A computed fold for a 116-nucleotide RNA from Spirosoma fluviale, annotated as SAM riboswitch aptamer (S box leader).
The sequence was found by an Rfam model in a public genome assembly.
It matches the Rfam family "SAM riboswitch aptamer (S box leader)". Rfam's curators write: The SAM riboswitch is found upstream of a number of genes which code for proteins involved in methionine or cysteine biosynthesis in Gram-positive bacteria. Its family is annotated with regulation of gene expression in the Gene Ontology.
Model confidence (mean pLDDT): 82 of 100.
[in-house]
RNA sequence: GAAUUAUAAAGAAGAAGGGAGAGACUAGGCUCAUUGAUCUUCUGGCAACCCGUCAAAAUUUGACCCCGGUGCUAAUUCCUACCCCAGGCGAAUGCCUGUUUAGGGAAAUAUAACGC
Repeated sequence: GAAUUAUAAAGAAGAAGGGAGAGACUAGGCUCAUUGAUCUUCUGGCAACCCGUCAAAAUUUGACCCCGGUGCUAAUUCCUACCCCAGGCGAAUGCCUGUUUAGGGAAAUAUAACGC
């Protein structure tokens, strides 16, 4: 790097460095940011994908997570974009809304596991 499978509504902050934009890409919106963001490091924490231990069950499920490998630690993956559904508006191409923070799906993205 591409493929496969699973997950993505929950959860979890302090310090130091640094000094301008940042939230993956494009567009729109919205938000964060000199009261110092994004980012890097350390420490803590969350979680339970892998490993491990235990139990049930029959190859899956549950519990623990003390040691180990990752991951994550503003906002749903911040929201929308493509298809479908429901409601509303319009003569019409269409436009608006999504009923609890949440209509369903796809794509994309992220993470893990696995072999290449």